[in-house]
Context: one part of a larger RNA
RNA sequence: ACUAUGGCAGGACGAAAAGACCCCGUGCAGCUUUACUAUAGCUUGACAUUGAUUUUGGAUUUUAUUUGUGCAGGAUAGGUGGGAGACUUUGAAGCGCUGGCGUCAGCCGGUGUGGAGUCGUCGUUGAGAUACCACCCUUGUAAUGUUUAAAAUCUAACUCCAUUCUGUGGAGAACAGUGUUUGGUGGGUAGUUUAACUGGGGCGGUUGCCUCCUAAAGAGUAACGGAGGCGCGCAAUGGUUCCCUAUGUCCGGAUGGAAAUCGGACGAUUAGUGUAUUCGCAUAAGGGAGCCUGACUGCAAGGCCUACAAGCCGAGCAGGGACGAAAGUCGGUGAAAAUGAUCCGGUACCACCAUGUGGGUGGGGUAUCGCUCAACGGAUAAAAGUUACGCCGGGGAUAACAGGCUAGUCGCUUCCAAGAGUUCACAUCGACGAAGCGGUUCGGCACCUCGAUGUCGGCUCGUCGCAUCCUGGGGGUGGAGAAGCUCCCAAGGGUAUGGCUGUUCGCCAUUUAAAGCGGUACGCGAGCUGGGUUCAAAACGUCGUGAGACAGUUUGGCCUCUAUCCGCCAUGGU
Numbered sequence: 001a002c003u004a005u006g007g008c009a010g011g012a013c014g015a016a017a018a019g020a021c022c023c024c025g026u027g028c029a030g031c032u033u034u035a036c037u038a039u040a041g042c043u044u045g046a047c048a049u050u051g052a053u054u055u056u057g058g059a060u061u062u063u064a065u066u067u068g069u070g071c072a073g074g075a076u077a078g079g080u081g082g083g084a085g086a087c088u089u090u091g092a093a094g095c096g097c098u099g100g101c102g103u104c105a106g107c108c109g110g111u112g113u114g115g116a117g118u119c120g121u122c123g124u125u126g127a128g129a130u131a132c133c134a135c136c137c138u139u140g141u142a143a144u145g146u147u148u149a150a151a152a153u154c155u156a157a158c159u160c161c162a163u164u165c166u167g168u169g170g171a172g173a174a175c176a177g178u179g180u181u182u183g184g185u186g187g188g189u190a191g192u193u194u195a196a197c198u199g200g201g202g203c204g205g206u207u208g209c210c211u212c213c214u215a216a217a218g219a220g221u222a223a224c225g226g227a228g229g230c231g232c233g234c235a236a237u238g239g240u241u242c243c244c245u246a247u248g249u250c251c252g253g254a255u256g257g258a259a260a261u262c263g264g265a266c267g268a269u270u271a272g273u274g275u276a277u278u279c280g281c282a283u284a285a286g287g288g289a290g291c292c293u294g295a296c297u298g299c300a301a302g303g304c305c306u307a308c309a310a311g312c313c314g315a316g317c318a319g320g321g322a323c324g325a326a327a328g329u330c331g332g333u334g335a336a337a338a339u340g341a342u343c344c345g346g347u348a349c350c351a352c353c354a355u356g357u358g359g360g361u362g363g364g365g366u367a368u369c370g371c372u373c374a375a376c377g378g379a380u381a382a383a384a385g386u387u388a389c390g391c392c393g394g395g396g397a398u399a400a401c402a403g404g405c406u407a408g409u410c411g412c413u414u415c416c417a418a419g420a421g422u423u424c425a426c427a428u429c430g431a432c433g434a435a436g437c438g439g440u441u442c443g444g445c446a447c448c449u450c451g452a453u454g455u456c457g458g459c460u461c462g463u464c465g466c467a468u469c470c471u472g473g474g475g476g477u478g479g480a481g482a483a484g485c486u487c488c489c490a491a492g493g494g495u496a497u498g499g500c501u502g503u504u505c506g507c508c509a510u511u512u513a514a515a516g517c518g519g520u521a522c523g524c525g526a527g528c529u530g531g532g533u534u535c536a537a538a539a540c541g542u543c544g545u546g547a548g549a550c551a552g553u554u555u556g557g558c559c560u561c562u563a564u565c566c567g568c569c570a571u572g573g574u
Base pairs, nucleotide, nucleotide: 001574002573003572004571005570006569007568008567010566011565012564014561015560022395023394024393025392027391028390029387030386031385032384035192036191037190038189039188041185042184043183045181046180047179048178049177051154052153053152054151055150056149057148058147059146060145062143063142064141065140068137078136079135080134081133082132085119086118087117094113095112096111097110098109099108100107101106158172159171160170161169162168195207196206197205204224208230209229210228211227212226213225231376232274233333234332238292239291240290241289242288243287244286248266249265250264251263252262272281273280275338277336278335279334296319297318298317299316302313303312304311308377321330322329323328344370345369346368347367348366349365350364352363353362354361355360402449403447404445405444406443408442410438411437412436413435414434415433419429420428456531457529458528459527461523462520463519464518465517466516469494470493471492472489473488474487475486476485477484496510497509498508499507500506537555538554539553540552541550542549543548
């Protein structure tokens, strides 16, 4: 070295399981609730099943009856018409008792007594006798009929109990129950919704429009790049004609001052422009005055922009106007923001359509109104959470471990040398700064791996680096010696036991020559462990209405693999 056998498990990102963590899907499911929408149930009113009687209250029909002072006026005159008589021994006036009404003046009854009269026509009034009759208005009363509400009673519906099973008895009773329907309540139940962007996701922020820079001198151009604004205002801040020119500084001038108003000079837009910025603006688009309403109706050649839909500019024509002597200008505002598609519905008008016609109704057209549909090209008229009980489809398109890149942070070194060191920068220390190296920290990036690369610590077993803890050799010293400090060389060997904690770390105790720092997938789970972290159970604190949640705590909690290849160890053979 080959081969065989027996072993060990470092590698084959070993096997197993289309990762359970994380993200994504306009996926699913369980659960919650003051998410949305329904709904069982409960409740409520009406009607039906559902009948009788009475009382009381209301409404109403009929009959009888009653009631009506404005002033003047015999006096409490309801209206209109007829009307010259009407009532009275079938008992008038008056008087006693009593009831009702009332504006307290009187009016209308009942009864007793009484015994023959009472009232009208006449004068006052717009209207004349309740003298009498008729039809009404108004206020009440009584009766009757209808109806309604409440209450009470009944029995025959209906219900319950008993029963000799029956046209029975008892109790309740038109309630209850049941049916249809209205309103309320309703996680009891159900179906769903619960956005996207995002240097992973969440939290935060943002989402439409305008202006500038980034933007690389046509246009356009991204980022959770850097800065600001808008969701209007104005009937004059609009149109036209005519006229005018700021701001600042200096000088001068009563009150008067830094700054009011006045004059001059310099200079030239620094001013002004309704509101942000940019670009404009003196022929002014800036400031003022006069007259007005073009902040028009019907169009529109041609263009800009542009995936579409939108957006933007527009000469010119017609109508009828404003201002101007006229030429002309005027279809809002110096320009660029000040906004919302479609559906649905409202309002006004119209010469249209349907309903056979008129009326009515429905639709259409023109004009206009109703959206922080602001997630602003707006899924619906209408919508929040939770899952550690979770599931599926996917992703290394995207996080947590490890690796990689990077090196802000970190560790180490060097340079400069202000200063400390009594003096003296450099024995030693070294500010403010500068330059490197390393790849052990915390990060950044998201490049392999999500059809799986097992994660802290311990145990076992190592191996490497040197920026050396000890041992070895040297230089300097603020090295007398000893002990130290610092630097250079050096990796051969060595480099603790206990207590606490899951700990690494750290603190403590006691040793030691010393108790080094790091790399090795924070070495090592197909070698062990499983205390921690990180499933399902449970509790506390806190948060949450709740389901539940918490780099908060606490108790508990399955660690599979018979070795094919490489590698390594041992033994035999060649």
Overview
This is a predicted structure of a 574-nucleotide part of an RNA (large-subunit ribosomal RNA, domain V) from a Candidatus Peribacteria bacterium. The source organism's lineage runs through Bacteria, Bacteria candidate phyla, Candidatus Peregrinibacteriota and Candidatus Peribacteria. Rfam family: Bacterial large subunit ribosomal RNA. Model confidence (mean pLDDT): 83 of 100.